[in-house]
Predicted 3D model of a 494-nucleotide part of an RNA (small-subunit ribosomal RNA, 3' major domain) from a Candidatus Omnitrophota bacterium. Its Rfam family is "Bacterial small subunit ribosomal RNA". Rfam links the family to the GO terms structural constituent of ribosome and ribosome. It was read from a public genome assembly.
Context: one part of a larger RNA
RNA sequence: UGACGGGGGCCAGCACAAGCGGUGGAACAUGUGGUUCAAUUCGAUGCUACGCGAAGAACCUUACCCAGGCUUGACAUGCUUGAAGUAGGAACCUGAAAGGGCAACGACUCGUAACCAGUCGAGAACUUGCACAGGUGCUGCAUGGCUGUCGUCAGCUCGUGCCGUGAGGUGUUGGCUUAAGUGCCACAACGAGCGCAACCAUUGCUAAUAGUUGCCACCAGGGGCCGCAAGGCCUGCUGAGCACUCUAUUGGGACUGCCAGCGAUGAGCUGGAGGAAGGUGGUGAUGACGUCAAGUCCGUACGGCCCUUAUGCCUGGGGCUACACACGUGUUACAAUGGCGUUGACAACGCGCUGCUAACCCGCGAGGGCAUGCUAAUCGCUUAAACAACGCCUCAGUUCGGAUUGCAGGCUGCAAUUCGCCUGCAUGAAGCCGGAAUCGCUAGUAACGGCGGAUCAGCUACGCCGCCGUGAAUACGUUCCCUGGCCUUGUACA
Numbered sequence: 001u002g003a004c005g006g007g008g009g010c011c012a013g014c015a016c017a018a019g020c021g022g023u024g025g026a027a028c029a030u031g032u033g034g035u036u037c038a039a040u041u042c043g044a045u046g047c048u049a050c051g052c053g054a055a056g057a058a059c060c061u062u063a064c065c066c067a068g069g070c071u072u073g074a075c076a077u078g079c080u081u082g083a084a085g086u087a088g089g090a091a092c093c094u095g096a097a098a099g100g101g102c103a104a105c106g107a108c109u110c111g112u113a114a115c116c117a118g119u120c121g122a123g124a125a126c127u128u129g130c131a132c133a134g135g136u137g138c139u140g141c142a143u144g145g146c147u148g149u150c151g152u153c154a155g156c157u158c159g160u161g162c163c164g165u166g167a168g169g170u171g172u173u174g175g176c177u178u179a180a181g182u183g184c185c186a187c188a189a190c191g192a193g194c195g196c197a198a199c200c201a202u203u204g205c206u207a208a209u210a211g212u213u214g215c216c217a218c219c220a221g222g223g224g225c226c227g228c229a230a231g232g233c234c235u236g237c238u239g240a241g242c243a244c245u246c247u248a249u250u251g252g253g254a255c256u257g258c259c260a261g262c263g264a265u266g267a268g269c270u271g272g273a274g275g276a277a278g279g280u281g282g283u284g285a286u287g288a289c290g291u292c293a294a295g296u297c298c299g300u301a302c303g304g305c306c307c308u309u310a311u312g313c314c315u316g317g318g319g320c321u322a323c324a325c326a327c328g329u330g331u332u333a334c335a336a337u338g339g340c341g342u343u344g345a346c347a348a349c350g351c352g353c354u355g356c357u358a359a360c361c362c363g364c365g366a367g368g369g370c371a372u373g374c375u376a377a378u379c380g381c382u383u384a385a386a387c388a389a390c391g392c393c394u395c396a397g398u399u400c401g402g403a404u405u406g407c408a409g410g411c412u413g414c415a416a417u418u419c420g421c422c423u424g425c426a427u428g429a430a431g432c433c434g435g436a437a438u439c440g441c442u443a444g445u446a447a448c449g450g451c452g453g454a455u456c457a458g459c460u461a462c463g464c465c466g467c468c469g470u471g472a473a474u475a476c477g478u479u480c481c482c483u484g485g486c487c488u489u490g491u492a493c494a
Stems, first nucleotide, its partner, number of pairs: 001494002003491003007488007015478002019441005026332008034323002042053002064318007073132001077131003082126001088105001092101003108123004134307002137305003143301001145296003148292001150290001155194006161170003173186004200284004205252007214242002219239003222235005255278001258272005334434001338393007350381003355374002360369003400431001405426007447470007
């Protein structure tokens, strides 16, 4: 100087407490361990591995296993040999395919030359040989790059000066304050840098501009319903219009600016006014010096080592989907704040031409048929669901729950046996709220409800990333548990 302490002081954090909902019990989904296997490819392993790499394992992917095949190779560059019936190659034979064989037909570009040569020369493609290719083979403890974590915690340092023999200290400590090494004051320090904050995006209020594909208040018309009529109601359908909603560009707006109190006349704190918003308004992006020889050689790059008729390459099949068991993460439930039936209402983000598909018809349905619009503020996906109204069920392993299994179908795809998803009928298992223990969350949050997207032929999505709807409870407080920051103290530790 650090590190450590079941030392001290101060402080912060869903850390505890206060509350709400879960996990741990059940079934299923998914990942992992273990076991098994010809193979169950590899990596990730406390927090920081385990719905993780994988935003999609039937073949492919695919790296694993078995079998069959190729050897300058599936791919690149260079040198070299040879060849016009050459390169290519329908059909045929063999084969599971790949591959091997045979073979009708049969070339290209430039130049030379008698013509625009298949035959000559050169090239391309082919072939022989050689350099080499190739390797998801090893080493993340040789590395780059990227990432996780402490942690969006408030820290980490430097120049000059001063102090100390020196390591080093000071500055960065102290008082007050802050979300903050944020600021004010003091001080042998004075300044500065990386961090903090601000600058950026989004959301909340508002003005101007713009008005189609968006909108429809006023005016006119059309259509529909009611009415004898007058008239009323509905409908952006048309004209007219851009008021409103909305869209998207430029501005405004919040700064402790104003008032009162407290404070040291400071920084600031408490309350108030005005305001759409108030003291960082909310959210995001942004991650200092460093730590864990943390993770990744299987994204790519790259040093070294290793393989080279195989550790490379192609193909068929299998495996990654196994199953006594153990754990993690989820989904669905155990019901009446519910289940079922009928009817009615209100979104946002997105996506679409090898694509999204209207209307209509067929089918109980998954779906199919025909066909239309849309390269999309125009058309489509697209009826949101929870919710509301009415009715049934009346506490039961049930009209709860839906696993499992049988039959019959649908779709994608060369192909659903291993091993896809969906539909209908039948079947109806465990489960009556879960031990010790343990997790998330402080507001448009938790909880509940649906919708969209990436990947993608299809899908194991209950995952992930977003969007909107409904919408709480609680925080006395910091004694205690955990993590972290500052000062101080002890130490036989470095």